This is a predicted structure of a 72-nucleotide RNA (transfer RNA) from a Patescibacteria group bacterium. Rfam family: tRNA. Its family is annotated with triplet codon-amino acid adaptor activity in the Gene Ontology. It was read from a public genome assembly. The organism belongs to Bacteria candidate phyla, within Bacteria. Its mean pLDDT, the model's own confidence on a scale to 100, is 82.
RNA sequence: GCCCUUGUAGUUCAAUGGAUAGAACAAGACACUCCUAACGUCUAGAUCUAGGUUCGAUUCCUGGCAAGGGCA
Numbered sequence: 001g002c003c004c005u006u007g008u009a010g011u012u013c014a015a016u017g018g019a020u021a022g023a024a025c026a027a028g029a030c031a032c033u034c035c036u037a038a039c040g041u042c043u044a045g046a047u048c049u050a051g052g053u054u055c056g057a058u059u060c061c062u063g064g065c066a067a068g069g070g071c072a
Stems, first nucleotide, its partner, number of pairs: 001071007010025004018055001027043004048064005
């Protein structure tokens, strides 16, 4: 330098065009307990970035950025 894959919550993963982007763990609050742990209820928290297509984009297309892999 070229090619391929991936980028979603603090972490691991869903959602492949359509209703309010969900789940588990983690965090906080409450309840329980003599206290702690566990269990239960609740709360907050995310689509890498800039464009394009579309009535509608996490999803499709292009560029960039980042990570991983392959060739030279």